This is a predicted structure of a 525-nucleotide part of an RNA (small-subunit ribosomal RNA, 5' domain) from a metagenome. The RNAcentral record of the full RNA draws on SILVA. The coordinates come from a structure-prediction model, not an experiment, and the mean pLDDT is 83. Its Rfam family is "Bacterial small subunit ribosomal RNA".
[in-house]
Context: one part of a larger RNA
RNA sequence: GGACGAACGCUGGCGGCGUGCUUAACACAUGCAAGUCUACGAGAAAGUUUCUUUCGGGAAGCAAGUAAAGUGGCGCACGGGCGAGUAACACGUAAGUAAUCUACCUUUAGGUUUGGAAUAACUCCGAGAAAUCGGGGCUAAUACCAGAUGAUGCAGCGAUACCGCAUGGUAAUGCUGUUAAAGUCUAUAUGGCACCUAAAGACGAACUUGCGUCUGAUUAGCUUGUUGGUAAGGUAAUGGCUUACCAAGGCAACGAUCAGUAGCUGGUCUGAGAGGAUGAUCAGCCACACUGGAACUGAGACACGGUCCAGACUCCUACGGGAGGCAGCAGUGAGGAAUAUUGGGCAAUGGGCGAAAGCCUGACCCAGCAACGCCGCGUGGAGGAUGAAUGUCGUAAGAUUGUAAACUCCUGUUAGAGGGGAAGAAUAAUCCCGAUCGACUCGGGACAUGACUGUACCCUCAGAGAAAGCUCCGGCUAACUACGUGCCAGCAGCCGCGGUAAUACGUAGGGAGCAAGCGUUGUCC
Numbered sequence: 001g002g003a004c005g006a007a008c009g010c011u012g013g014c015g016g017c018g019u020g021c022u023u024a025a026c027a028c029a030u031g032c033a034a035g036u037c038u039a040c041g042a043g044a045a046a047g048u049u050u051c052u053u054u055c056g057g058g059a060a061g062c063a064a065g066u067a068a069a070g071u072g073g074c075g076c077a078c079g080g081g082c083g084a085g086u087a088a089c090a091c092g093u094a095a096g097u098a099a100u101c102u103a104c105c106u107u108u109a110g111g112u113u114u115g116g117a118a119u120a121a122c123u124c125c126g127a128g129a130a131a132u133c134g135g136g137g138c139u140a141a142u143a144c145c146a147g148a149u150g151a152u153g154c155a156g157c158g159a160u161a162c163c164g165c166a167u168g169g170u171a172a173u174g175c176u177g178u179u180a181a182a183g184u185c186u187a188u189a190u191g192g193c194a195c196c197u198a199a200a201g202a203c204g205a206a207c208u209u210g211c212g213u214c215u216g217a218u219u220a221g222c223u224u225g226u227u228g229g230u231a232a233g234g235u236a237a238u239g240g241c242u243u244a245c246c247a248a249g250g251c252a253a254c255g256a257u258c259a260g261u262a263g264c265u266g267g268u269c270u271g272a273g274a275g276g277a278u279g280a281u282c283a284g285c286c287a288c289a290c291u292g293g294a295a296c297u298g299a300g301a302c303a304c305g306g307u308c309c310a311g312a313c314u315c316c317u318a319c320g321g322g323a324g325g326c327a328g329c330a331g332u333g334a335g336g337a338a339u340a341u342u343g344g345g346c347a348a349u350g351g352g353c354g355a356a357a358g359c360c361u362g363a364c365c366c367a368g369c370a371a372c373g374c375c376g377c378g379u380g381g382a383g384g385a386u387g388a389a390u391g392u393c394g395u396a397a398g399a400u401u402g403u404a405a406a407c408u409c410c411u412g413u414u415a416g417a418g419g420g421g422a423a424g425a426a427u428a429a430u431c432c433c434g435a436u437c438g439a440c441u442c443g444g445g446a447c448a449u450g451a452c453u454g455u456a457c458c459c460u461c462a463g464a465g466a467a468a469g470c471u472c473c474g475g476c477u478a479a480c481u482a483c484g485u486g487c488c489a490g491c492a493g494c495c496g497c498g499g500u501a502a503u504a505c506g507u508a509g510g511g512a513g514c515a516a517g518c519g520u521u522g523u524c525c
Base pairs, nucleotide, nucleotide: 001525002524003523004522006521007520008519009518010517013377014376015375016374017373018372019370020369021335026333027332028331030330031329032328035074036073037072039071040070047062048061049060050059051058052057081288083286090213091212092211093210094209095208096207097206100205101204105201106200107199108198109197110196111195113147114146115145116144122137123136124135125134126133127132153178154177155176156175157174158173160171161170162169163168183193184192185191186189214260215259216258221251222250223249226248227247228246229245230244231243232242233241263285264284265283266282267278268277269276270275290311291310292309293308294307313324314323315322316321341367343366344365345364349363350361351360352359353358380410381409382408383407391400392399393398414466416461417460418459419458420457424452430446431445432444433443434442435441469514470513471512472511473510474495475494476493480509481508482507483506484505490497491496
């Protein structure tokens, strides 16, 4: 000098764009953050209309096959948070899989047959304070089960060609065995959407390997599933991944082991570069979800807002037993030098479900708070000497404050008031027209949709009116005098200053530098 997720002191006009718990991965009140659906059975109420009435009421229709609940499908493994752990194939980079899986999506080929038994909801009992649970009975499906058909799939046996990287791979092929399915909607069709099998793609994931990745030797030896083999199990898959048996290996001064520290990277800061430091925001990967462990479901999890077990903590309890997990968005307490609203909206972008309408979305888009940062603008402009007054200094002549003010003439940014007023909106859906035999689809048109927001922006009005501070002035280092103080009070980044004329302390005048900031502290280069 530069930089910062900064803090502190003094000061503070506006706007745009960003950023905002670096500390206790400490504990959390409250609300919201993941639902949705043309599969299925069952199915309210308020309100309102009519009829009836013993005036208490009763019945029927609409509300409505709606709401809410249940079975089932898909999603909940994404999105969002955090960095505790991890020195490791975790990450980065480059390869490999002749050792692998992949729901939804796309393409291709073929198919969707016949039956059955249950169960929730519901109803009737019962247990319990509750959470919840047990028993009897009824019923449906795209839920479940059995059979049929079926190959190019899978398995076994056989045999051919080509290729390779050791195990082997690919293609065609013979026999045998084995394996599937579900319907629904309507404008009822050669239909739409679903369903099953196989092959391929895409997307995503898994595993293996080379190289790179902090400090300590005041850590020198470490290791028994350890290193390798055979067999079996397990996995989507290779493998001591696991088990049995056999052998005695394996790693290490090119730093094993142990200890400390740490998420890694693209990047960021600095520097001429080499390098050094760093890993907030944004993006990729990894890990974690009160602590520890485990599996279930599923294409995918060993699953933040799922399950089970144990533990700590908090809460409810009828003392028998139960409930919970903000490192999601807000918010609270605590800690701290220190870090925001219990806001609006799904209008846009994106995601989930759905044929669609649509529903959900604290992702996201916006608004609020904070000079926390960067950038821009303003706090007026021109003229104006009797160089007014005041202040300060003074050799008492004057010098300086100083064109500064007053005064004259203007301007109108921003803020204020009043008017006008966008873009972000394109779809989808519906309707019309055209292309098309028709459908699907495509093209054109109409209608409708904005949280921000009457916002940005533009015009008009009035009026210099409402808007400047902070630090420094001995040298380094731009900028000097007076008074007070008297090694005191104090200053200080280094040298140092102060003991009676201090340009170094304090105040004043003057000056210098930056400026809505200025200085200090901390950290890095």